The part of an RNA shown here (small-subunit ribosomal RNA, central domain) has 348 nucleotides and comes from an uncultured prokaryote. The RNAcentral record of the full RNA draws on ENA. Model confidence (mean pLDDT): 83 of 100.
[in-house]
Context: one part of a larger RNA
RNA sequence: CUGGGCGUAAAGCGUACGUAGGCGGUUUAGUAAGUCAGAUGUGAAAGCCCCAGGCUUAACUUGGGAAUUGCAUUCGAUACUGUUUGACUAGAGUACAGUAGAGAGAAGCGGAAUUCCUAGUGUAGCGGUGAAAUGCGUAGAUAUUAGGAAGAACACCAGUGGCGAAGGCGGCUUCCUGGACCGAUACUGACGCUGAGACGCGAAAGCGUGGGGAGCGAACAGGAUUAGAUACCCUGGUAGUCCACGCCGUAAACGAUGUCAACUAGCCGGGCCUUAUAAAAAAGGUUCGUGUCGAAGCUAACGCGAUAAGUUCUCCGCCUGGGGAGUACGGCCGCAAGGUUAAAACUC
Numbered sequence: 001c002u003g004g005g006c007g008u009a010a011a012g013c014g015u016a017c018g019u020a021g022g023c024g025g026u027u028u029a030g031u032a033a034g035u036c037a038g039a040u041g042u043g044a045a046a047g048c049c050c051c052a053g054g055c056u057u058a059a060c061u062u063g064g065g066a067a068u069u070g071c072a073u074u075c076g077a078u079a080c081u082g083u084u085u086g087a088c089u090a091g092a093g094u095a096c097a098g099u100a101g102a103g104a105g106a107a108g109c110g111g112a113a114u115u116c117c118u119a120g121u122g123u124a125g126c127g128g129u130g131a132a133a134u135g136c137g138u139a140g141a142u143a144u145u146a147g148g149a150a151g152a153a154c155a156c157c158a159g160u161g162g163c164g165a166a167g168g169c170g171g172c173u174u175c176c177u178g179g180a181c182c183g184a185u186a187c188u189g190a191c192g193c194u195g196a197g198a199c200g201c202g203a204a205a206g207c208g209u210g211g212g213g214a215g216c217g218a219a220c221a222g223g224a225u226u227a228g229a230u231a232c233c234c235u236g237g238u239a240g241u242c243c244a245c246g247c248c249g250u251a252a253a254c255g256a257u258g259u260c261a262a263c264u265a266g267c268c269g270g271g272c273c274u275u276a277u278a279a280a281a282a283a284g285g286u287u288c289g290u291g292u293c294g295a296a297g298c299u300a301a302c303g304c305g306a307u308a309a310g311u312u313c314u315c316c317g318c319c320u321g322g323g324g325a326g327u328a329c330g331g332c333c334g335c336a337a338g339g340u341u342a343a344a345a346c347u348c
Stems, first nucleotide, its partner, number of pairs: 004319003007302002012316001014201002021194003025088003029084003033081002035077002038074005049065006091191001092188004096183001098181002103177001105175005110154001114150008125136002162169002206247006215241002220236004258315001261312003266293001269288007297304002321348003330341004
């Protein structure tokens, strides 16, 4: 190199955008680089292989042939690929009119609850548990009424619902903004797909600076439990959780399933059109989204099954026994925590 794989056995980058590269729709004409065919030259000799000869035979040896699958030059072929050229509209996109949506950002507003503060009523308990105790309370708690403050989260609606590339997104209003879908025409005319590097986004926790701090709550303290209890349970409680700006760049970042495209039985749901008419049911067609069950097929099995793990195709990523180890060393990144790239000895 050929070859085998990646849902669960090792293996799909967390995710997008996009450079180089790779791959690429229908058709006309040219070219002839790839491709195919012929010729010439060369591809030393010996050896290998085939045929014939010589030593009594063999080994050995002599002669001839074949082979040397290559390279160069030259004459041709033109289906396919490339390239040049002209055209096309089925891919892709633009314009117009609509639809749905927790898609993103900023500002403002709202009610319930919680805690705290003030005042009133009121009196001995409250709280908590399996049972208790720590704790709070005669300096008047808990309960209850009124007023005020603060921060965080948005009950019901709510759904096997919706949107987003992923992470993710849920009170209401306004502003600004990305994408998707659908309809009927018109336009551009392959402008496409993938994508090593690069670059952007990326839950939670964590970090830096400055705010904020109601509830919850790592650490910590106390009370229990227990043989012990550095836990589970209880009472407290600091970081943190929240905001702004800047880092970090990882997750069972999961559908453990990369992306684009095509093809291959059905059933269920929504939109649109037709039968068709005022509406509905029903049937047919078309399209979309999502979910479930299943034909064929696939799979080691489980299961997957038009949202494929079926049948093909494009490009990328990744895997090669377990442990050592996602570690050491070095590089790069980071304030740090650490991340990323990534071995070997040894051992079974």